[in-house]
Background:
The part of an RNA shown here (small-subunit ribosomal RNA, central domain) has 342 nucleotides and comes from an uncultured bacterium. Its Rfam family is "Bacterial small subunit ribosomal RNA". Its family is annotated with structural constituent of ribosome and ribosome in the Gene Ontology. RNAcentral holds the full RNA, with entries from Greengenes.
Context: one part of a larger RNA
RNA sequence: CUGGGUGUAAAGGGAGCGUAGGCGGGACGGCAAGUCAGAUGUGAAAACCAUGGGCUCAACCCAUGGACUGCAUUUGAAACUGUUGUUCUUGAGUGAAGUAGAGGUAAGCGGAAUUCCUGGUGUAGCGGUGAAAUGCGUAGAGAUUAGGAAGAACACCGGUGGCGAAGGCGGCUUACUGGACGAGAACUGACGCUGAGGUGCGAAAGCGUGGGGAGCAAACAGGAUUAGAUACCCUGGUAGUCCACGCCGUAAACGAUGGAUACUAGGUGUUGGAGCAAUUCAGUGCCGGCGCAAACGCAAUAAGUAUCCCGCCUGGGGAGUACGCACGCAAGUGUGAAACUC
Numbered sequence: 001c002u003g004g005g006u007g008u009a010a011a012g013g014g015a016g017c018g019u020a021g022g023c024g025g026g027a028c029g030g031c032a033a034g035u036c037a038g039a040u041g042u043g044a045a046a047a048c049c050a051u052g053g054g055c056u057c058a059a060c061c062c063a064u065g066g067a068c069u070g071c072a073u074u075u076g077a078a079a080c081u082g083u084u085g086u087u088c089u090u091g092a093g094u095g096a097a098g099u100a101g102a103g104g105u106a107a108g109c110g111g112a113a114u115u116c117c118u119g120g121u122g123u124a125g126c127g128g129u130g131a132a133a134u135g136c137g138u139a140g141a142g143a144u145u146a147g148g149a150a151g152a153a154c155a156c157c158g159g160u161g162g163c164g165a166a167g168g169c170g171g172c173u174u175a176c177u178g179g180a181c182g183a184g185a186a187c188u189g190a191c192g193c194u195g196a197g198g199u200g201c202g203a204a205a206g207c208g209u210g211g212g213g214a215g216c217a218a219a220c221a222g223g224a225u226u227a228g229a230u231a232c233c234c235u236g237g238u239a240g241u242c243c244a245c246g247c248c249g250u251a252a253a254c255g256a257u258g259g260a261u262a263c264u265a266g267g268u269g270u271u272g273g274a275g276c277a278a279u280u281c282a283g284u285g286c287c288g289g290c291g292c293a294a295a296c297g298c299a300a301u302a303a304g305u306a307u308c309c310c311g312c313c314u315g316g317g318g319a320g321u322a323c324g325c326a327c328g329c330a331a332g333u334g335u336g337a338a339a340c341u342c
Stems, first nucleotide, its partner, number of pairs: 003314004007296002012310001014201001016199002021194003025088007033081002035077008048066007091191001092188003098181002103177007110154001114150008125136002162169002206247006215241002220236004258309006266287009291298002315342003324335004
């Protein structure tokens, strides 16, 4: 390389859009590039294979035939692929009328709680733990009550409920805005699927500039524990967590399961539609048969049966390291070896 694989053994890209490319629905006709058949030429000789022959045999040698799986020209065939023309509606899409939703962005508003500030009442404790201590408090704490300020998060509803491609999204209102679903069948008429490169998105942490800072809390300090305790526990506490703009581009980014299409027993919940109903469509769970699987298990939301396209794997360590290159302000990220060793 081929082959075989990719839920858990090595291996699905974090996830979209999309270029090239690959692959692609039904009918009729044309062409004949692929394809198939015939003919002609060529495919040197030797070698090879078969048969026969010559050295006493064999190796070796000679003759004849085959083969040389190829290429070119030409004559045909037209099922399939291709191409071209006409056409169709099932794939895909569009418009009108509906539905559900924490989908997104921005602005405004609300109550509970927490902390702080001010005043009242009030007096000796509070806090914390396994037990304590550090800490706070007679300069009046904690408790309680009235008022004020600030920031962050939105109890109940809340649900193997919903939405989103993924990351993710949860108080209420408004504005703008993306997608999905069902029904009907009006319109377009294959316009599709996938997608190397590419490009925008992408939790948390981190970075830059400027704000903000209630609570929490890396670092740090102190108190404990302990043989020690650079920890677990406690008292504090700074970055950060929040906002705007710009970077970073990684995660057990997980369903550890790429996307699309078709087909293949059932049972039972739930969400959204359609229908008077039987039922049916789209999602989301559990159980389970065939089949699959090393087993666990998967089982119409497949890990079953098939087709198409992409990514990736090829013993462990060395190593996601070194070097080079690219990106980044940096942290670092991407790409990614070898020696050696078992």